Context: one part of a larger RNA
RNA sequence: CUGGGCGUAAAGCGUCUGUAGGUGGCUUAGCAAGUCAACUGUUAAAUCUUGAAGCUCAACUUCGAAAUCGCAGUCGAAACUGUUAGGCUAGAGUAUAGUAGGGGUAAAGGGAAUUUCCAGUGGAGCGGUGAAAUGCGUAGAGAUUGGAAAGAACACCGAUGGCGAAGGCACUUUACUGGGCUAUUACUGACACUCAGAGACGAAAGCUAGGGUAGCAAAUGGGAUUAGAUACCCCAGUAGUCCUAGCCGUAAACAAUGGAUACUAGAUGUUGGGCAGAUCGACCUGUUCAGUAUUAAAGCUAACGCGUUAAGUAUCCCCGCCUGGGAAGUAUGCGCGCAAGCGUGAAACUC
Numbered sequence: 001c002u003g004g005g006c007g008u009a010a011a012g013c014g015u016c017u018g019u020a021g022g023u024g025g026c027u028u029a030g031c032a033a034g035u036c037a038a039c040u041g042u043u044a045a046a047u048c049u050u051g052a053a054g055c056u057c058a059a060c061u062u063c064g065a066a067a068u069c070g071c072a073g074u075c076g077a078a079a080c081u082g083u084u085a086g087g088c089u090a091g092a093g094u095a096u097a098g099u100a101g102g103g104g105u106a107a108a109g110g111g112a113a114u115u116u117c118c119a120g121u122g123g124a125g126c127g128g129u130g131a132a133a134u135g136c137g138u139a140g141a142g143a144u145u146g147g148a149a150a151g152a153a154c155a156c157c158g159a160u161g162g163c164g165a166a167g168g169c170a171c172u173u174u175a176c177u178g179g180g181c182u183a184u185u186a187c188u189g190a191c192a193c194u195c196a197g198a199g200a201c202g203a204a205a206g207c208u209a210g211g212g213u214a215g216c217a218a219a220u221g222g223g224a225u226u227a228g229a230u231a232c233c234c235c236a237g238u239a240g241u242c243c244u245a246g247c248c249g250u251a252a253a254c255a256a257u258g259g260a261u262a263c264u265a266g267a268u269g270u271u272g273g274g275c276a277g278a279u280c281g282a283c284c285u286g287u288u289c290a291g292u293a294u295u296a297a298a299g300c301u302a303a304c305g306c307g308u309u310a311a312g313u314a315u316c317c318c319c320g321c322c323u324g325g326g327a328a329g330u331a332u333g334c335g336c337g338c339a340a341g342c343g344u345g346a347a348a349c350u351c
Base pairs, nucleotide, nucleotide: 004322005321006320007304008303012319014201015200016199017198021194022193023192025088026087027086028085029084030083031082033081034080035077036076038074039073040072041071042070049065050064051063052062053061054060091191092188093187094186095185096183097182098181099180103177104176105175106174107173108172109171110154114150115149116148117147118146119145120144121143125136126135162169163168206247207246208245209244210243211242215241216240220236221235222234223233258318259317261314262313263312266295267294268293269292270291271290272289273288274287275286276285277284299306300305324351325350326349333344334343335342336341
């Protein structure tokens, strides 16, 4: 390399769009590149296989035959692949009518809570812990009443529920906007699937510039604990968390499960549609399409488990990745980045 694999043993790119490439529905006719048949040439000798012969046998040697993956040519076949021309509608898409939704962006508004400030009442504690202390308080705290300001997050509804490619998305209203699902006929007529490279998005933390800063809180200071305590607990508290414009490009980015298609027992929920029955209606029953859960036969699996949302089945199709542990996601080179670092990524040596 091949064989074999990738939920948990090594192994699915964080996700999507998409170029080259690979693969590709039904049907008619032509062509004959692939494919297949026949023949011809070539495929040195030796070797190998085989039939004989010669050394007493054998090894060995000699003679004959066969064979010689292959390549080229000639003449044919037309099922399959391909190609050319045409047709079709089951894949894909468009139109129309509905429909659910925390999908996205922007703007405006809202109440509860928290903290701070002002004023009133009041007068000695408050706070905190396992227990304390640091801390706050007679310069009037804490408590309570009224008022004001600010920033951040949106209780209940709320769910095993919804939407999104993923990251993720939740107070209310409005504007703009992406996708899905259902139904009907109509239209296009294979326009499809997957995608190396490429591009876009991408939690948190972090970085740059300018704002903002209520609460929380790395760092830091103090109080405890302790043998010590650079911690766990307590009192403070700065970056940060928030906004705007850029950068970064990583996560146990997880379902540790790439995408597409088809098929393969059931049972029970639930979300969004359609149809039918019943009903005044709501509710209900059945059925069907699309999601999302629990359980389960067959099958698969080393087992655990998976099980129509497969980890089952398929002559399937395409991409990515793995090849003993450590050294090591290190060194080096290259690319990217303001930096932090990220991407790509060894070997010696050792067990």
The part of an RNA shown here (small-subunit ribosomal RNA, central domain) has 351 nucleotides and comes from an uncultured bacterium.
The coordinates come from a structure-prediction model, not an experiment, and the mean pLDDT is 86.